[in-house]
RNA sequence: GCAGAGUAGGCCACAGCGCGUUAAGUGCCGGUCAGACAGGGAGUUGCUGCCGGACGAAGUCCAUUGACGCGGUGCUGGGGCCGAUUCCCACUGC
Repeated sequence: GCAGAGUAGGCCACAGCGCGUUAAGUGCCGGUCAGACAGGGAGUUGCUGCCGGACGAAGUCCAUUGACGCGGUGCUGGGGCCGAUUCCCACUGC
C1' cells in the first nucleotide's frame, strides 16, 4: 500500500411462555426529543426507544374455570439467512 474479518440490527421457520380480541400491539407518517452501536476511540443519512398524528381488525363454543381460533401480536431459546456509515489506531492475509 491492497484486500479482509468483526457491530448495531433485520428477516425466516420451530419450540416455550405471554398479551390483545372491552383493540393494545403490528404496519405507515412526523419530531430543534433520547439512547446504544465492530477490539479501542469518535460517530449518522443506519438501528432502537419515546412523543404526536392518520388508518384500522375475527371471533365462536361454553357459562366457570376454560376450549378452539384470530392478530402483518410481545418476550425467551437454540438454528438458518442477510447486515449500513465516516475517520484514526489495533487484528488477519498478501
Molecule: THF (Tetrahydrofolate) riboswitch aptamer
Organism: sheep gut metagenome